[in-house]
RNA sequence: UAGAGUUUGAUCCUGGCUCAGAACGAACGCUGGCGGCGUACUUAACACAUGCAAGUCGGACGAGAAAGGGCACUUCGGUGUCUGAGUAAAGUGGCGAACGGGUGCGUAACACGUAAGUAAUCUACCCUGGACUCUGGGAUAACUUCUCGAAAGGGGGGCUAAAACCAGGUAGUACCCCGAGGCUUAAGUCACGGGGGGGAAAACGGGCCUCUGAUUUAAGCUCGUAGUUCUGGAUGAGCUUGCGUCCCAUUAGCUAGUUGGUGGGGUAAAAGCCUACCAAGGCAACGAUGGGUAGCUGGUCUGAGAGGAUGAUCAGCCACACUGGCACUGAGACACGGGCCAGACUCCUACGGGAGGCAGCAGUGGGGAAUUUUGCGCAAUGGGCGAAAGCCUGACGCAGUAACGCCGCGUGGAGGAUGAAGGCUCUUGGGUCGUAAACUCCUGUCAGGGGGGAAGACGGGCGUGGGAUUAAUACCUCCACUACCCAGACGGUACCUCCAAAGGAAGCCCCGGCUAAUUCCGUGCCAGCAGCCGCGGUAAUACGGAAGGGGCAAGCGUUGUUCGGAAUCAUUGGGCGUAAAGGGCGCGUAGGCGGUUUCGCAUGUCCGCUGUGAAAGCCCACGGCUUAACCGUGGAGAGUCGGUGGAAACUGUGAGACUUGAGGCUGGGAGGGGCUGGUGGAAUUCCCUGUGUAGCGGUGAAAUGCGUAGAUAUGGGGGAGAACACUCGUGGCGAAGGCGGCCAGCUGGACCAGUUCUGACGCUGAGGCGCGACAGCGUGGGGAGCAAACAGGAUUAGAUACCCUGGUAGUCCACGCCGUAAACGAUGGGCACUAGGUGUCGGCGGUAUUAAUCCCGUCGGUGCCGGCGCUAACGCAGUAAGUGCCCCGCCUGGGGAGUACGGUCGCAAGGCUGAAACUCAAAGGAAUUGACGGGGGCCCGCACAAGCGGUGGAGCAUGUGGUUUAAUUCGACGCAACGCGAAGAACCUUACCUGGGUUUGACAUGCAUCGGACCGGCGGUGAAAGCCGCCUUCCCUUCGGGGCUGAUGCACAGGUGCUGCAUGGCUGUCGUCAGCUCGUGUCGUGAGAUGUUGGGUUAAGUCCCGCAACGAGCGCAACCCUCGCCCUCUGUUGCUACCGGGUAAUGCUGGGCACUCUGAGGGGACUGCCCCGGUAAGCUGGAGGAAGGUGGGGAUGACGUCAAGUCCUCAUGGCCCUUACGGGCUGGGCUACACACGUGCUACAAUGGCGGUGACAAUGGGCAGCGAAAGGGCAACCUGGAGCUAAUCCCCAAAAGCCGUCUCAGUUCGGAUUGUUCUCUGCAACUCGAGAGCAUGAAGUUGGAAUCGCUAGUAAUCGUGGAUCAGCAUGCCACGGUGAAUACGUUCCCGGGCCUUGUACACACCGCCCGUCACACCAUGGGAGUUGGCUUUACCCGAAGCCGGUGCGCUAACCGCAAGGAGGCAGCCGACCACGGUAAGGUCAGCGACUGGGCUGAAGUCGUAACAAGGUAGCCGUA
Repeated sequence: UAGAGUUUGAUCCUGGCUCAGAACGAACGCUGGCGGCGUACUUAACACAUGCAAGUCGGACGAGAAAGGGCACUUCGGUGUCUGAGUAAAGUGGCGAACGGGUGCGUAACACGUAAGUAAUCUACCCUGGACUCUGGGAUAACUUCUCGAAAGGGGGGCUAAAACCAGGUAGUACCCCGAGGCUUAAGUCACGGGGGGGAAAACGGGCCUCUGAUUUAAGCUCGUAGUUCUGGAUGAGCUUGCGUCCCAUUAGCUAGUUGGUGGGGUAAAAGCCUACCAAGGCAACGAUGGGUAGCUGGUCUGAGAGGAUGAUCAGCCACACUGGCACUGAGACACGGGCCAGACUCCUACGGGAGGCAGCAGUGGGGAAUUUUGCGCAAUGGGCGAAAGCCUGACGCAGUAACGCCGCGUGGAGGAUGAAGGCUCUUGGGUCGUAAACUCCUGUCAGGGGGGAAGACGGGCGUGGGAUUAAUACCUCCACUACCCAGACGGUACCUCCAAAGGAAGCCCCGGCUAAUUCCGUGCCAGCAGCCGCGGUAAUACGGAAGGGGCAAGCGUUGUUCGGAAUCAUUGGGCGUAAAGGGCGCGUAGGCGGUUUCGCAUGUCCGCUGUGAAAGCCCACGGCUUAACCGUGGAGAGUCGGUGGAAACUGUGAGACUUGAGGCUGGGAGGGGCUGGUGGAAUUCCCUGUGUAGCGGUGAAAUGCGUAGAUAUGGGGGAGAACACUCGUGGCGAAGGCGGCCAGCUGGACCAGUUCUGACGCUGAGGCGCGACAGCGUGGGGAGCAAACAGGAUUAGAUACCCUGGUAGUCCACGCCGUAAACGAUGGGCACUAGGUGUCGGCGGUAUUAAUCCCGUCGGUGCCGGCGCUAACGCAGUAAGUGCCCCGCCUGGGGAGUACGGUCGCAAGGCUGAAACUCAAAGGAAUUGACGGGGGCCCGCACAAGCGGUGGAGCAUGUGGUUUAAUUCGACGCAACGCGAAGAACCUUACCUGGGUUUGACAUGCAUCGGACCGGCGGUGAAAGCCGCCUUCCCUUCGGGGCUGAUGCACAGGUGCUGCAUGGCUGUCGUCAGCUCGUGUCGUGAGAUGUUGGGUUAAGUCCCGCAACGAGCGCAACCCUCGCCCUCUGUUGCUACCGGGUAAUGCUGGGCACUCUGAGGGGACUGCCCCGGUAAGCUGGAGGAAGGUGGGGAUGACGUCAAGUCCUCAUGGCCCUUACGGGCUGGGCUACACACGUGCUACAAUGGCGGUGACAAUGGGCAGCGAAAGGGCAACCUGGAGCUAAUCCCCAAAAGCCGUCUCAGUUCGGAUUGUUCUCUGCAACUCGAGAGCAUGAAGUUGGAAUCGCUAGUAAUCGUGGAUCAGCAUGCCACGGUGAAUACGUUCCCGGGCCUUGUACACACCGCCCGUCACACCAUGGGAGUUGGCUUUACCCGAAGCCGGUGCGCUAACCGCAAGGAGGCAGCCGACCACGGUAAGGUCAGCGACUGGGCUGAAGUCGUAACAAGGUAGCCGUA
């Protein structure tokens, strides 16, 4: 040293991405009051107009104006003279210009940093000390004159000075030789003595007369400055060295002045620095060479630190000055505002020729997202020159522009509730903005106005006084004083004071999570947001606006960049069995690491002292600006640094010793270790031959194929090649790959025992070398079987596959390549340590035994189980994945990609090495819960099977789809929509359509005004609704009014309008399946597990046993209803055995209540009893019983699933309509009809139709009702009205049954359809009811693929009743009658339960997911070539310049009497060399027809490869 979000259904881990922090020379958006201090071209080292940025000295020198003014003269034109003035300007000369200022191109280097060295050096001005400054000479600018030129600039003649130049003299410690000494590790160096040889100079100013010469005075003296030389110092610089200093090895070899030596040259100075010769070296894996990038540092930013990034401003060093080259001058340069040459560019030109260099300060253009004034001043600080005054100074000091940064201040303070108005919201009560405002009382910072007003100034001049010097009271100089004079850019600025006045001064971002802060409206996967995750498809806290809130504040956000978080390159501080990651294996080089012991040294290490680590900065303390920022003073800190002294444990090193590591020796035994040569039998196939006959072979089934020319089968003989059954084993050997018949030869390694030898000889191992399965390649052999490719046959939608029949490379051998594998224990090697148990292989020892063998022990190998420990978990666990040490290899998100390019190896195939652009927010590991599997096990269900009857074919009914229509209202859609909502659409219903009408409304409540009862009746119009009229007509009262009602107006009503994906409620379904959970405990890091699993058992998570579980809840079961048996009670309307009465007959009637029955209550069944097995639970059988193992049936539906259904039952949020999407009416529609489907009815007939006969039910219903008897009608039905509010009356006839007939046909089957006549209900049967009669008499002769129900009073079949309802039933609900067949069984189909397994699924297999093709977009590789940058080699050219040679031309100083000489210069030649050119390369980049793959994209095409046994297990290498 703080973390968070994001992979999953959830979890742990790995791992990337992202965020919160700080910072900035910033930019952009919105906004903007003041001040202080800082900062300001990061891009084009792009080009620059204009001005300024380096001069100064007259006290070094010569020369020397003008304007103006004064005076004089004048012919009035002017002239002279003085002044201006020894001034200006220019020149010679000196010093400076090498500093200061700018920039970061180049540079990977002794460039920089640090520490040393220079005994290998220089240093102007300055300081210290010593000595000196002598005698001469010749020129030359300026000036003048002539002349060339447009200009810039020259040329010739003439004059002249110096501190300019030259000669001579003098001088040392420069140099050489000799001698002797000190120091030094040494090369060497420092003093000293002697000798040789030799190089200096310049004056100027002031004053004075002391000295000298002397007449004033200067040649003298004195002071100052300047000059020469030497020593030393200081400062600055040069050179050398150790160490440190970026990326790429897809840059591995580089080097010819290269490395060294000798001679020579050269420099201030060492040196190949240069040259000639000689030698052949030098550098490099500790990274040479090459390429890319870059000024380095103090520091700055960040960070806990270690680090990382950076190198603006300030400071040190370096480099550069338009580009390249070169030298000159000088103490210093190869020189930003100097020179020469070449080049590019710009400008001037008279076209001949010239001029220029802002990376100085301002400023301009350009580039760019972007960076200021053509300001003031030398007042301060600093610099140059000068003796000084002073001059110069875009250094600097100030001001201006810019919120660019840091810091400070303000935009007011106190009080003030009716919690105002207004906004927003709202559940309509309220809440909130909010003490906020208004209002009252104060204050006065900043800005504004008036007044005052600094510090920053030290100093210089003049004067006075004192000191020093001197001969001197001159001069010069120093100090002090001062009434005087001069100097402030900023600036009338800071600051102070007065005046007035709350008056002039707040914005920006955010509010889904991370992350502080939430509501409304709008929008509707649109518009948009977004840092990551992600928001938006009608209720968006995520978009836009608003209100409110949060944060910061003259700023706030965004973008970019850096560090942090990131332990995400891990030194501090990570990993590699499965997440990315152990090299396929060995041998071994360099390197790294290394046993015990003694002595020494002191490399590392440690300690002390010391030098240095510039200043600034950071940190601490104190101080100055009102504070702070800022600034000052002092201190501290900081190095892997140098020197020196010490320590000696460890490391290293030297010497010596040791034996335990390692090796050797002797003796043994084990082994598919390797190589070579022989040899054996079984099998397969081929050939010959015998026997034998029609098939064989092959498959899921087949076919291709073989076979009558004789196969297959079988007997005999022969050949060939390959492989070695059994033994064979979690057995053996080997480093790995790998190794298997037997024999022999050659040969490697390990192990055991002995403990005689050596004496650390060891471990690991980058490069390197070797070995290295299969496939593959080359050459030559060989080839039986097998078998890529290929051919054929099948399969299939297809089948370039899986299956079958063939079949070539290959598989085998020899030699040579290749060098890869899921080369795996996915686990590198070595050593040591750390509980046990149990196998097995090899050896040895002990004990017992005669012995084999067993037992005990030990060494080595190989397995299993398991504790500690470790691990994300799984697991590992003495053969570690534990604990440590040493060495090597490797990893750093997924994809792109093991690809491209380059290199290298290979005959090739290809191997090794190995990226980037781009793209994604993940990709992964282990484990968990589910779900799923053409995985497994166990079990259940009318699930299959076994049966019976249907549907699917026909006609009709009914529902649905579709179509149609003005409308055919709406909903329901696999099971689980479709005779469903609808228990009943002619009107109504009704929600739909048409038309004509209505607007406070058909309905509720309230208010205001006006009127009146309501009701009822009538008229007109109309299809009705409605509209327009007429008549009649109240109550209570406290007299205010109220009740009721109508009209008008206002609030509101109303909506079967939308959203079932906003909801409640209700319902369906899995499923009456046996499950679903909880508490506590325990286990696990956790999700979770355990319990609930297991062994039995059950219909059941039913029960029993066991068990880290123990209990509990919702479900199951039971309790409830009903049916079945019995009992008790009850006894009418029911019943009638018995008694009485009566009838043609009947419980008809009086008793009666036994029976049946009604409806209340109880009993009964509990595996209770027996048998069998068994611990138990329980199961099987049996008895008894009306009923037996849940007795039958019903009601009852766990946690949940399907965004299942319903806003059209009801309720309800939101949205929408409001003279209409509300409400009323008429008529129509929901009833349509080419079709398709579901559910049914009736049939197709003889188990039947028809006729006849007439026996036996139950449940129910009935007053706006059921409706008897009786009568009519062929019938529907009508008349009728008894009885019944019902165990009383009615509906009510039960039907299948039985008897007869029909005799197999479209019929005496079937009844559709149609015609016609009727009946009933109803206001009304046209669209569109039901029924009856007569007539008509369709399809249909048992139904394809497929499919449904049912396990007993069930199916099938027969009728009956009810709800709805005026009427309408083949539907629905219920009732009884008759009454079967079958179940071996659980392989299969479907559904379900439990356990287990695999999983890449979790929207959960209707899952996931791969590749080609097509389209769009993006980046990228190849590519004939083409363009450009950089660079190399060879050669050509060769400017300027230095150097060398020459120098017959020219020539002041010196020599010489002269001639001439010495010396110098031009010129010429040569060497080197910039630019340029030619040729050939290297490398990087741009473009490039075409082309290769890659990424991404919501629904394209083809298939189905992978995930489950993924339907052929998958995967790796190779062809």
Small-subunit ribosomal RNA from an uncultured prokaryote, 1519 nucleotides, folded computationally. The coordinates come from a structure-prediction model, not an experiment, and the mean pLDDT is 83. The RNAcentral record of the sequence draws on ENA.